[in-house]
RNA sequence: UUAAGACGCGGCGAUGGAGUUCGCCGGAACCGCCCGGGUCCAACGGGCUGAUGACUCCUACUUGAGU
Repeated sequence: UUAAGACGCGGCGAUGGAGUUCGCCGGAACCGCCCGGGUCCAACGGGCUGAUGACUCCUACUUGAGU
């Protein structure tokens, strides 16, 4: 220096924070969906949903009602 393993620790799951839980990763995990142009890939253009991987709470956004 490189490779493998164990232990510990950390990170990630399309928009913020916290708790619980599940899964994944060790420089990886992760980085949403639909449509279009002869076909495929890439790129480009247009459109759509959601602050969760899941549950709960807070914040932001949106709609309605009351004061």

About this RNA
Predicted 3D model of a 67-nucleotide RNA (Fluoride riboswitch aptamer (crcB RNA motif)) from a Candidatus Manganitrophaceae bacterium. Its mean pLDDT, the model's own confidence on a scale to 100, is 76. Its Rfam family is "Fluoride riboswitch aptamer (crcB RNA motif)". Its family is annotated with response to fluoride and positive regulation of gene expression in the Gene Ontology.